Notes
This is a predicted structure of a 91-nucleotide RNA (c-di-GMP-I riboswitch aptamer) from Domibacillus sp. PGB-M46. The prediction has a mean pLDDT of 84. The sequence was found by an Rfam model in a public genome assembly.
């Protein structure tokens, strides 16, 4: 300049679980605390993979309302790739 990433600094992040008269149909999220773990555990749903199903939809049944199955357009960047920005750096 750079990165082959450490018992270094100098700050970050925040699993699980708890709390909440916070947002959602639900998945999941925000906030408070909490610390299992992160060199991008920053940011984007592009591929794939999860989860949910308000709604639609297909069959069953049938008084009525039920229960089944399939679908993302809805979440999960802390499942794996991709992209995209960054802090600090001994040997």
């Nucleotide at each position: 300049u750079a990165a082959a990433g450490a018992u270094a600094a100098a700050g970050g992040c925040a699993a699980a679980c708890u709390u909440c008269u916070c947002c959602g149909a639900a998945a999941g999220g925000g906030a408070a605390g909490g610390a299992c773990g992160c060199a991008a555990a920053g940011c984007c749903a592009c591929g794939g993979g999860u989860c949910u199903a308000c709604u639609u939809u297909u069959g069953a049944g049938c008084c009525a309302g039920u229960g089944a199955a399939a679908a993302a357009c809805g979440a999960c960047a802390g499942c794996c790739g991709g992209g995209u920005u960054g802090c600090c750096a001994a040997a």